[in-house]
Molecule: transfer RNA
Organism: Candidatus Bathyarchaeia archaeon
RNA sequence: GGGCCGGUCGUUCAGCUUGGUCAGGACACUGCGUUCACACCGCAGAGGUCGCCGGUUCAAAUCCGGCCCGGCCCA
Numbered sequence: 001g002g003g004c005c006g007g008u009c010g011u012u013c014a015g016c017u018u019g020g021u022c023a024g025g026a027c028a029c030u031g032c033g034u035u036c037a038c039a040c041c042g043c044a045g046a047g048g049u050c051g052c053c054g055g056u057u058c059a060a061a062u063c064c065g066g067c068c069c070g071g072c073c074c075a
Base pairs, nucleotide, nucleotide: 001074002073003072004071005070006069007068010027011026012025013024020058029045030044031043032042033041051067052066053065054064055063
């Protein structure tokens, strides 16, 4: 230098080829219930500018372009 895969709540992982109804699951966290108390369990809640910048569109996590970061391969 070239090719492929990936980057989404604190962590991990879906959703991206079909653009559209609130961006969701698990764990963790907070509160309540339960218990003498803790744990487990149940219920509720908070937490995301979807790696960055631009473009297309009425509308972009999703499509297009460029860039950054990580992994693998080729040279």